[in-house]
Context: one part of a larger RNA
């Protein structure tokens, strides 16, 4: 010096990102007592308080159990036999028990019961597999598969223009095939012209060939409609009231529609330590309000919510070497010798 322990005057969180760590509390008994809130189950061992020895007597006894009365000693009496938790107030998130990054994350993430949408009529849909076959299922729509939300309570507004999905089939568009016309090129046969005699170039007949045009032509797309617990979206500019301010009101432009109920400086607010109130002597955090919300908002759910949480924010009681501010002690390691 380090590690692990023990003690400490006065103060008691002044430490610190943060009471991290430590301390304190409680200690399988008995009695009393127990709030808000609540889904009436809980909360709750809430909180908080008191008692415990020995002797004598009485009651009831199986009892030296238990109960009652009196007495005795100490600062202190649990044979209860060695044994488990600090507590309280108030927000956020997630209902809950559960699950997870084996080896830096246990959570507000995942799951969940519940709600909802879509698909599936059984040789089901879906999935694995060249296939055989299998799972689904020895199940049958109160079933199975997929997506989303995530207990419960109150709710879930407007928009179908775009995208998706579903439905429709008249018209338009449209592939291959097919039909029809058919250029280039080319085979065979016949027959001309020219010729440097090597060839060159025509015509006729008959084949091959097939550019390209037109006709026909399904789904799809266009087109018509439906659909949001489908992907998603949910405005602007002016003016106006008998102080001022504000604007119930009016005008106008745009859009498919012009954000409803709620909540709101929020796990979302840039400006921002917003403004007011509360708590503190003093509070960028916290709680309660306000609301032109840079850029909240309704199953990408909205707002509440008892219980629960090794979650997260704020406050308090108790307690302490966390600190003011350090000190001492012990063991071990470190150093030396053997």
């Nucleotide at each position: 010096u380090a590690u692990u322990g023990g003690c400490u005057a006065a103060g008691g969180a002044a430490c610190u990102c943060g009471g991290c760590a430590a301390a304190a509390a409680a200690g399988c008994g008995g009695c009393c007592g127990u709030a808000c809130c609540u889904u009436c189950g809980g909360u709750a061992u809430a909180a908080g308080g008191c008692c415990u020895g020995c002797c004598u007597c009485g009651a009831c006894u199986a009892a030296u159990c238990u109960c009652g009365a009196g007495g005795c000693c100490g600062c202190a009496g649990c044979u209860a036999a060695a044994g488990a938790a600090c507590c309280c107030c108030u927000g956020g998130c997630g209902a809950c028990u559960g699950u997870u990054u084996a080896u830096c994350a246990a959570a507000a993430a995942c799951a969940c019961a519940a709600c909802u949408c879509c698909g599936u009529g059984c040789u089901a849909a879906g999935c694995c597999g060249a296939a055989a076959g299998g799972c689904g299922c020895u199940g049958u729509a109160u079933a199975c598969g997929g997506g989303g939300u995530g207990a419960c309570g109150c709710u879930u507004g407007u928009c179908c223009g775009g995208u998706g999905u579903c439905g429709g089939a008249a018209c338009g568009u449209u592939a291959a095939c097919g039909g029809u016309g058919g250029a280039a090129g080319u085979g065979u046969a016949g027959u001309g012209a020219c010729u440097u005699c090597g060839g060159u170039u025509g015509c006729u007949a008959u084949g091959c060939g097939g550019a390209c045009g037109c006709c026909c032509g399904a789904a799809g797309c266009g087109c018509c409609g439906a659909u949001g617990a489908a992907c998603g979206a949910c405005g602007g500019c002016a003016g106006u009231a008998a102080c001022u301010a504000u604007a119930a009101c009016u005008g106008u432009c745009u859009a498919a529609a012009a954000g409803u109920a709620g909540c709101g400086a929020a796990a979302u607010a840039c400006c921002u330590u917003g403004u007011g109130g509360g708590g503190u002597a003093a509070g960028u955090u916290c709680c309660c309000a306000c609301g032109c919300g840079c850029a909240u908002g309704a199953a990408u759910a909205g707002c509440g919510u008892a219980a629960c949480g090794a979650c997260u924010g704020g406050a308090g009681a108790a307690c302490u070497g966390u600190c003011u501010c350090a000190g001492c002690c012990a063991a071990u390691a470190g150093c030396c010798c053997g």

The prediction has a mean pLDDT of 84. Large-subunit ribosomal RNA, domain IV from a Patescibacteria group bacterium, 338 nucleotides, folded computationally. Rfam family: Bacterial large subunit ribosomal RNA. Gene Ontology terms of the family: structural constituent of ribosome and ribosome. The full RNA is in RNAcentral, with records from ENA. Lineage of the source: Bacteria > Bacteria candidate phyla.